[in-house]
RNA sequence: GCCCUCGUAGUCUAACCUGGAUAGGACACAAGCUUGCGGAGCUUGGGAUCCGAGUUCAAAUCUUGGCGAGGGCG
Repeated sequence: GCCCUCGUAGUCUAACCUGGAUAGGACACAAGCUUGCGGAGCUUGGGAUCCGAGUUCAAAUCUUGGCGAGGGCG
């Protein structure tokens, strides 16, 4: 330098291929309950689509530029 894959919450992950539902789940975190105490159990709560542009009635999803991560070739 060229090519491929990926980027969703503090962490991991579903939805993406085939556009439409309040973007779902686990762990973690906070509060409450429970308990001799609690890091265990129960209930509740907050939190995310890497950054732009385009297409579309509608974009996490499609196209494209950038940034970042991984891999391959030279």
This is a predicted structure of a 74-nucleotide RNA (transfer RNA) from a Microcaldota archaeon. RNAcentral holds the sequence, with entries from ENA. Model confidence (mean pLDDT): 81 of 100. Taxonomically the source falls in Microcaldota (Archaea, Nanobdellati).